[in-house]
Context: one part of a larger RNA
RNA sequence: CUGGGUGUAAAGGGUGAGUAGCCGGUUUGGUAAGUCAUGGGUGAAAUUCCGAGGCUCAACCUCGGAACUGCCCAAGAAACUACUGAACUAGAGUACAGGAGAGGUUAGCGGAAUUCCUUGUGUAGCGGUGAAAUGCGUAGAUAUAAGGAGGAACACCAGUGGCGAAGGCGGCUAACUGGACUGAAACUGACGGUGAGUCACGAAAGCGUGGGGAGCGAACAGGAUUAGAUACCCUGGUAGUCCACGCCGUAAACGAUGUUGGCUAGGUGUCGGCCCGAGAGGGUCGGUGCCGGCGCAAACGCAAUAAGCCAACCACCUGGGGAGUACGGCCGCAAGGCUGAAACUC
Repeated sequence: CUGGGUGUAAAGGGUGAGUAGCCGGUUUGGUAAGUCAUGGGUGAAAUUCCGAGGCUCAACCUCGGAACUGCCCAAGAAACUACUGAACUAGAGUACAGGAGAGGUUAGCGGAAUUCCUUGUGUAGCGGUGAAAUGCGUAGAUAUAAGGAGGAACACCAGUGGCGAAGGCGGCUAACUGGACUGAAACUGACGGUGAGUCACGAAAGCGUGGGGAGCGAACAGGAUUAGAUACCCUGGUAGUCCACGCCGUAAACGAUGUUGGCUAGGUGUCGGCCCGAGAGGGUCGGUGCCGGCGCAAACGCAAUAAGCCAACCACCUGGGGAGUACGGCCGCAAGGCUGAAACUC
């Protein structure tokens, strides 16, 4: 390379939009590039294969045939692919009518709780632990009541509930705004799928500038524990956590399962819509769970939300260590990220 693979053995890109490319619905006409068939030319010789023959055999040599799977030309075929003309509506989309939602952005508002401040009541403890101590407290703490300040997060509702491409999204209200679903079937008429590059988004931590800072809390300090204890436990506590703007671009970014379409027993929940029904209930479309048959699977398990049976396209794997390292390149303020070896060794 071919092949075989990618839930857990090595292997699905963190996610999307989309360029090139690759792939692409139904009917019909044309063309004949691919395709097919016929004939011709060429495909040097040697080599190769088959059959003979010559050196005593073989290697070697000679002869004949095949082959040289290719290219070109001529005149044809038209099913399929392609190109082109016309048409269609089952894919895709638009418009219309609905209901659902922590989807996003911005602004405002609310209550509980923690902490702090002021004042009142009140007095000797509080706090903390396995037990303690550090710590706080007669300069009046803890507790309790009233008032005030400020920041952050939104109990119950809450649900293998919902929404989002993923990351993720949860108090209330408003404005702006994205998407999905259902119904009906008016319109467009293949406008589709995937997607190397590319672009955008992307938890937490981290970085830059400015703000903010209640609680929590890396680092750090102290108290314990211990043989030691640079930890686990306790008392404190800076960065950070929060906001604005700009970077970073990673993750067990997980369903460890790429996207799209079709096909393939059932049962039982639940969310959103529609239909039938007085209701109970049933049907259907879309989502989300559990169980389970065929099939698949090394097993575990998966099983219409496939890991089953197929098709298209992309990404990735190819023994362990060395190593996600070195070097080079690109990106970044930095931290570092992306790309990514070899020697050597088992």